[in-house]
Molecule: transfer RNA
Organism: Lachnospiraceae bacterium
RNA sequence: AGGGGCAUAGUUCAAAGGUAGAAUGUCGGUCUCCAAAACCGCUGAUGUGGGUUCGAUUCCUACUGCCCCUG
Numbered sequence: 001a002g003g004g005g006c007a008u009a010g011u012u013c014a015a016a017g018g019u020a021g022a023a024u025g026u027c028g029g030u031c032u033c034c035a036a037a038a039c040c041g042c043u044g045a046u047g048u049g050g051g052u053u054c055g056a057u058u059c060c061u062a063c064u065g066c067c068c069c070u071g
Base pairs, nucleotide, nucleotide: 001070002069003068004067005066006065007064010024011023012022013021018054025043027041028040029039030038047063048062049061050060051059
């Protein structure tokens, strides 16, 4: 310099146009002499700016960050 991939909850991952879910974690509760484990409940997210669309996590585009390949 050129090419490709990824960005969703505190963390690990789903959702591939139609109200964003799970596990785990935090917090609260039950249980226990106390704690752990177990069980119940709550909480919490689409990297940024544009575009397409009735509707965008999803499609297009630019940027930012990270990773890989070629030289």